[in-house]
Molecule: c-di-GMP-I-GGC riboswitch aptamer
Organism: Chloroflexota bacterium
RNA sequence: ACCGAUAAAGGCAAACCCGGCGAAAGCCGGCGACGCAAAGCCAUGGGUCUAACUCCGCAAGGACACGACUGCCAGGCCGCCGAAG
Numbered sequence: 001a002c003c004g005a006u007a008a009a010g011g012c013a014a015a016c017c018c019g020g021c022g023a024a025a026g027c028c029g030g031c032g033a034c035g036c037a038a039a040g041c042c043a044u045g046g047g048u049c050u051a052a053c054u055c056c057g058c059a060a061g062g063a064c065a066c067g068a069c070u071g072c073c074a075g076g077c078c079g080c081c082g083a084a085g
Base pairs, nucleotide, nucleotide: 002085003082004081011036012035017030018029019028020027021026034071040077041076042075044074045073046072047069048068049067054063055062056061
C1' cells in the first nucleotide's frame, strides 16, 4: 500500500411517526435503527425522480431542469482503526 476481522475506540442513520419549508421531487429538525468501512465531501459522467416556469395541444394530456437524489453506478478530493493475508 492493497485489503477489511464475530477486534477496539468512535461515527453515520433507512422506513414509520411528529413539526417546519417546498408546486412537486425532496430538504431541515425531532423521534427511531434498516443498514453502512467512506452511508465523509463534490451533481463531474451515466442513471433516477419531480415539472413550478416555458413550449405543444380545443381539451384531456404531452415535452422540458435552470429543481432534486451521492443510502443507484462510476470518477475526483479527504480520512479513523489494524487481525489474517